[in-house]
């Protein structure tokens, strides 16, 4: 001096699903909130499960271990708005793979 994968911030975009329903509290004019319950759904925080594949272990086999997701599961999260939000583009930094 080239500046890759990652990593931290900034800024933008970001789905999806009952402002369901009953009782208390708050408030009082209504709704939001919150506890407790009733049914019903959602997956893109997060969590857990999981092919090949590759190691052990044995030796046509089994068994064990590692092993990815936007796939499944829905514990936990969430079902107007707000917040959240996997990923995705900006920028600024950190770091130094490769040359």
């Nucleotide at each position: 001096a080239u500046g890759a994968u990652g990593g931290c911030a900034u800024a933008g975009g970001g789905a999806g699903a009952g402002a369901c329903u009953g009782u208390c509290u708050c408030a009082c004019u209504u709704g939001a909130a919150g506890a407790c319950g009733g049914c019903g759904c959602c997956g893109a925080a997060g969590g857990a499960g999981u092919a090949a594949g590759c190691c052990c272990u044995a030796a046509c086999a089994g068994g064990g271990g590692u092993g990815a997701a936007u796939c499944u599961c829905u514990c936990a999260g969430g079902c107007a708005a707000a917040a959240g939000g996997a990923c995705c583009u900006u920028u600024g930094u950190c770091g130094g793979a490769c040359g």
Glycine riboswitch aptamer from Paenibacillus sp. FSL H7-0737, 99 nucleotides, folded computationally. The coordinates come from a structure-prediction model, not an experiment, and the mean pLDDT is 78.